The part of an RNA shown here (small-subunit ribosomal RNA, 5' domain) has 512 nucleotides and comes from an uncultured bacterium. The coordinates come from a structure-prediction model, not an experiment, and the mean pLDDT is 85. Rfam family: Bacterial small subunit ribosomal RNA. Its family is annotated with structural constituent of ribosome and ribosome in the Gene Ontology.

Context: one part of a larger RNA
RNA sequence: GAUGAACGCUAGCGGCAGGCCUAAUACAUGCAAGUCGAACGGGUGGUAGCAAUACCACUAGUGGCGCACGGGUGCGUAACGCGUAACCAACCUGCCCUUGACUGGGGGAUAGCCCGCCGAAAGGCGGAUUAAUACCGCAUAAACUCACAGUGUGGCAUCACACAAUGAGUAAAGAUUUAUUGGUCAAGGAUGGGGUUGCGUGACAUUAGCUAGUUGGCGGGGUAACGGCCCACCAAGGCGACGAUGUCUAGGGGAGCUGAGAGGCUGAUCCCCCACACUGGCACUGAGAUACGGGCCAGACUCCUACGGGAGGCAGCAGUAGGGAAUAUUGGGCAAUGGGCGAGAGCCUGACCCAGCCAUGCCGCGUGCCGGAUGAAGGCCUUCUGGGUUGUAAACGGCUUUUCUCAGGGAAGAAAAAGGGUAUGCGUACCACACUGACGGUACCUGAGGAAUAAGCACCGGCUAACUCCGUGCCAGCAGCCGCGGUAAUACGGAGGGUGCAAGCGUUGUCC
Numbered sequence: 001g002a003u004g005a006a007c008g009c010u011a012g013c014g015g016c017a018g019g020c021c022u023a024a025u026a027c028a029u030g031c032a033a034g035u036c037g038a039a040c041g042g043g044u045g046g047u048a049g050c051a052a053u054a055c056c057a058c059u060a061g062u063g064g065c066g067c068a069c070g071g072g073u074g075c076g077u078a079a080c081g082c083g084u085a086a087c088c089a090a091c092c093u094g095c096c097c098u099u100g101a102c103u104g105g106g107g108g109a110u111a112g113c114c115c116g117c118c119g120a121a122a123g124g125c126g127g128a129u130u131a132a133u134a135c136c137g138c139a140u141a142a143a144c145u146c147a148c149a150g151u152g153u154g155g156c157a158u159c160a161c162a163c164a165a166u167g168a169g170u171a172a173a174g175a176u177u178u179a180u181u182g183g184u185c186a187a188g189g190a191u192g193g194g195g196u197u198g199c200g201u202g203a204c205a206u207u208a209g210c211u212a213g214u215u216g217g218c219g220g221g222g223u224a225a226c227g228g229c230c231c232a233c234c235a236a237g238g239c240g241a242c243g244a245u246g247u248c249u250a251g252g253g254g255a256g257c258u259g260a261g262a263g264g265c266u267g268a269u270c271c272c273c274c275a276c277a278c279u280g281g282c283a284c285u286g287a288g289a290u291a292c293g294g295g296c297c298a299g300a301c302u303c304c305u306a307c308g309g310g311a312g313g314c315a316g317c318a319g320u321a322g323g324g325a326a327u328a329u330u331g332g333g334c335a336a337u338g339g340g341c342g343a344g345a346g347c348c349u350g351a352c353c354c355a356g357c358c359a360u361g362c363c364g365c366g367u368g369c370c371g372g373a374u375g376a377a378g379g380c381c382u383u384c385u386g387g388g389u390u391g392u393a394a395a396c397g398g399c400u401u402u403u404c405u406c407a408g409g410g411a412a413g414a415a416a417a418a419g420g421g422u423a424u425g426c427g428u429a430c431c432a433c434a435c436u437g438a439c440g441g442u443a444c445c446u447g448a449g450g451a452a453u454a455a456g457c458a459c460c461g462g463c464u465a466a467c468u469c470c471g472u473g474c475c476a477g478c479a480g481c482c483g484c485g486g487u488a489a490u491a492c493g494g495a496g497g498g499u500g501c502a503a504g505c506g507u508u509g510u511c512c
Stems, first nucleotide, its partner, number of pairs: 001511003005508005012365006018358002020323001025321003029318003034065003039062002042059007072276003081201008091193002096189008104138001106136002114127005144169004150163005174181002202248003209239003214236004219231003251273004255266004278299005301312004329355001331354003337351001338349004368399004378390005404449006413439001420431004456501005461482003467496005477484002
C1' cells in the first nucleotide's frame, strides 16, 4: 500500500459498489418454464335464437416450439481442462438469411370424452368411440444417397473438385378473415458446436523406473466425424533424468493487489471457457443433453402408508437449522433491457430492474462563520502575595442555513409495439394520434423556522509527530523490535496538556 474481512470503542447524511471465504452439510414453506384455440377433436360458461345453429371467453387432453438458454456452485480435474496459434481433403448445426424445385392421392389408430374394474395413496387396467400440422403406406422427384464406368483440373499422403452417361432408392401439412403464413427436398451463408496439433500452464526425486488394449499394423464394428473409441488376428512395441510413473495441492483465463521495473502473490464481484447438480452408473428423446427444477437402476438419508406399497433432492430466489470470528428480505414489479411461446393482443420470466438490511469498501458533504481579553470561572502545573497553561476557547455581539424539521411544487428513465393514414410488388419506411412507471410523491426545486439535529478513536521512551503531575514500587502491569517497572517511571494506571487521523479510529489475520 491492499483486503469479499473479523473484533473493540464510536457514529450525522448521501451517491456508487459489495455482502456464507467455513459444512459440494441437511432442508419446512412459497415462487424460479412455459406458451400456442391462426394445428386438433371435445368440455364448461355466456350472448342471439322457438330450435337447428352461429359467435365470444376459458380450458383438461393430443400436437408444435421451448425446457441443452438464462440462473447457481467450484466437488472433481495437473488435463488439449484452460490460454495462445493453427488445422479438419475427418465433421454436425433447430430457429435466421439467400437461391432453386415441389406441396398429388390414400389408410389405420390413439389420448381426451363415456362405461366398468383394481388400489389407502401414488397410480393403473379393460371395453366402446373420435380428430389433427400426431402416425403409416402409395405417387412424383433431383443438384441428395448408392452402384458402375469416363474426361479434366488441383492438392498436403489418404485424396478433393468440376463436367457428365446409365440404373436403383428416398419427401411433404395444412390453417384462414384469400391475403398471408406454414410444410418437404436440395445448394449456399451466418451462428453455435465437435475433433486434432505446436507452444505455454503447480509442489515433491526423502516418488526412478512405468505400461497388455499397453505401442503399432491388417480387417471390421461404432460415431456427425478421425482415432484401440471398441473387437478379432498379427507384430513387440510405447513412455522416461528435456523428469515418465507415483503422491500431495489446485477449476483455467481476461484480470486484481503490490512493485521503478523485473518479479511476487491472488483468481471475490464483472466477462469468456470448463466441470458438477443427494452419491455412483445408464441410456432415451432431440438440431443440440448423457439433461440442476426429465427418465431408469443401485446406494445413503428424509417423509407418507390401510404394511401391500409409494414420494423427495435449494451448488435457482428468499428463508430455516447446523458449522463459524463472520456475510442480508420467506420484499415490489415485469415500467425498462433481455429471453421463451404466439400472426398479434398477450402470457410466463426470483434473468433483470428496483426497494429493504450491514460504516463492508470507495467517493462526497456536514457538525458552523466573523468579531470578542476582565486573558472570567473551573481544571492542571508551579520556583506559590505571584506566574504559566487550557485559551478567542467560553460567555457576549453580529451573520449564514449546506444539513435538519415542516409546507408547497415535482421529474427524466417511455416511445414504441397495437390500432389509423401515406408510399410500396414484398420486406419495410414515414406521418399524426392514443395507452403504458415497480422504483415513487422518490430525486430535484421553492418557501418558513432556528446554531438550531451531528465527534470520536488511537497514540505521546527511541524507531515516530506529541510532556508534565499523582498513584504503584521487578508488584500491578506494558511490549511491533529495542526494552520499561526493585520509592521522584515523559515506557505501568489515572489526570491535565499535546500529536495524528476523522464518521471513523485502532487491533488481528493475509499478500506485496